This is a predicted structure of a 75-nucleotide RNA (transfer RNA) from a Candidatus Pacearchaeota archaeon.
RNA sequence: GAGCCUGUAGCUCAGCCUGGUUAGAGCGCCGGUCUUAUAAGCCGGAGGUCCCAGGUUCAAAUCCUGGCAGGCUCA
Numbered sequence: 001g002a003g004c005c006u007g008u009a010g011c012u013c014a015g016c017c018u019g020g021u022u023a024g025a026g027c028g029c030c031g032g033u034c035u036u037a038u039a040a041g042c043c044g045g046a047g048g049u050c051c052c053a054g055g056u057u058c059a060a061a062u063c064c065u066g067g068c069a070g071g072c073u074c075a
Stems, first nucleotide, its partner, number of pairs: 001074007010027004020058001029045005051067005
């Protein structure tokens, strides 16, 4: 220098291909219940600039362009 992959909740990830319900799951966290107490179980809750910027569109996590960060390969 070139190509490819990845970036979404505190963590691990799904959703992207094919734009349209209020952006989700597990774990974790908080409260309650249960217990002598803890854990487990059960009930409820909080938590998001979907890496950044721009574009297309009635509508973008999703499509397009540029950039940033990480990884792999080639030179």
About this RNA:
It matches the Rfam family "tRNA". Rfam classes the family as a transfer RNA.